Context: one part of a larger RNA
RNA sequence: GGUUUAAUGCUAGUAGUGUAGAAAAAGGCAUGCAAGUUGAACGGACUUCCGAUUUGUCCUUGGACAUUUCGGGGGUCAGUAGCGGAUGGGUUAGUAAUAUGUGAAUAAUGUACCCUAAACUUGGGAAUAACAGUCAGAAAUGACUGCUAAUACCCAAUGUAGUGCGGAGGUAAUAAUACCUUCAUAUUAAAGUGGGGGAUCCCGUAAGGGACCUUGCGGUUGAGGAACAGUUCACACGAUAUCAUGCUUGUUGGUGAGGUAAUGGCUCACCAAGGCUAAGACGUCUAGGCGGGCUGAGAGGCUGGUCGCCAACACUGGGACUGAAACACUGCCCAGACUCCUAUGGGGGGCUGCAGUCGAGAAUCUUUCGCAAUGGACGCAAGUCUGACGAAGUGACACUAUGUGAGCUAUGAAGGCCUUAGGGUUGUAAGGCUCUUUCGCCAGGGAGAAAGGAUGUGGUGAUAAUAUCAUACACAUCUUGAUAUUACCUGGUAAAGAAGUGCCCGCUAACUUCGUGCCAGCAGCUGCGGUAAUACGGAGGGCACAAGCAUUAACC
Repeated sequence: GGUUUAAUGCUAGUAGUGUAGAAAAAGGCAUGCAAGUUGAACGGACUUCCGAUUUGUCCUUGGACAUUUCGGGGGUCAGUAGCGGAUGGGUUAGUAAUAUGUGAAUAAUGUACCCUAAACUUGGGAAUAACAGUCAGAAAUGACUGCUAAUACCCAAUGUAGUGCGGAGGUAAUAAUACCUUCAUAUUAAAGUGGGGGAUCCCGUAAGGGACCUUGCGGUUGAGGAACAGUUCACACGAUAUCAUGCUUGUUGGUGAGGUAAUGGCUCACCAAGGCUAAGACGUCUAGGCGGGCUGAGAGGCUGGUCGCCAACACUGGGACUGAAACACUGCCCAGACUCCUAUGGGGGGCUGCAGUCGAGAAUCUUUCGCAAUGGACGCAAGUCUGACGAAGUGACACUAUGUGAGCUAUGAAGGCCUUAGGGUUGUAAGGCUCUUUCGCCAGGGAGAAAGGAUGUGGUGAUAAUAUCAUACACAUCUUGAUAUUACCUGGUAAAGAAGUGCCCGCUAACUUCGUGCCAGCAGCUGCGGUAAUACGGAGGGCACAAGCAUUAACC
């Protein structure tokens, strides 16, 4: 000199952008919210509307009321079922290598959703929740009996195709072997649902329902892709020898088996006795890694907060289940500590999500608004959910921009300070005159962030079809903004509302006076102060930076 997620002191006009519980306590947490969604998979409950129908009564004779049975539509709700809760968000405790970075390998592997092209989507069955009834419990919750559905579960058929065993041929490879073609054989699938429809057929008294055809969304099988993930190798990546006759027994290797999507002591049985180490094993201390950041001419040194990628963790320790994927932050089970409820028998909980609270600390914000945008989950869609995100709020924490007025004017006013008492200085400064109005305040106007969505018409396509559906084709109408009293523009207002902080012996820009008298005090270093202190304290004056200034801490 530069830098900082800084803190402290004094001070403080406005706006924008960024940033704010890293350092301390991965300490404890009240309250609310942070993951749902689908009725176009399914049966119900409640509610509401409509149609048909039986019987009865009344009368104005085709209607009203009551009643029986059946059918259809809308809404709400829990349940079964599906997809998603492995993403997003947080934190850095652990981890010196099962991490990370870079480069390779996988002939040792997997993949839900998405995209591409292909084939198929047949026939049956048994349950169970909801619900009803009975019962237990303070509660959490549960038991028994009975009923019912499905895209839930099970069985069978078929087999484009896959897989296993066997045969034949070929290609690649150092090799183990792998791949391709073909034949035979064995084995392995599925689920429906929304819209529409002329003729025909079936059920129903009718309303209506179905077969059949069609279209949208699905389902099954394998193939390819995209993207993602698993595993392996090499090199790089802290300190320490006051850790070395050191470390290791699933340890190192082999054979066989198990296990995994997959290689492998990953696990097990048996066999051998190996393996690592001064190029630092083993131990101990410290630490998430990187892209990057700060500084520096560079080499380097220091650092890893914000943003991005990866890893690890989710009260502590352990475990598996489900699933394409977890050994799963707001899933499950066990143990522990803590905490809450309790009828004492027994139950509930996990902010290292967003706010917020206590504690500790020098120290770090609102229990806000909105899904309008972007992104995500589900859904055919409308849409629902989203403390991701977008916004606003708080803090000069940082950076940037801008203002606090401009011009002229000397009787160089008064006051202050100094004085050799003449004057000098504060100082064009104030005042006066002439102007301007950024920003602020008041009033009015006012973009853009909006892409989409709904309805309709036309075109095109699927189709037997003018129905229906699709359309990132065109057009028309309607409609979606938290921010927000937005940005911005216009007008009004009046110099009006807006300057401090540190320093002045030397280093180091800036000097006099009074007070004090080795006292009080200053101080980064040398040092200053004991009666003329430019070094202490006040004042006047000056210098520097400026909405900041200075100090402290830390790095180069």
Molecule: small-subunit ribosomal RNA, 5' domain
Organism: Eupentacta fraudatrix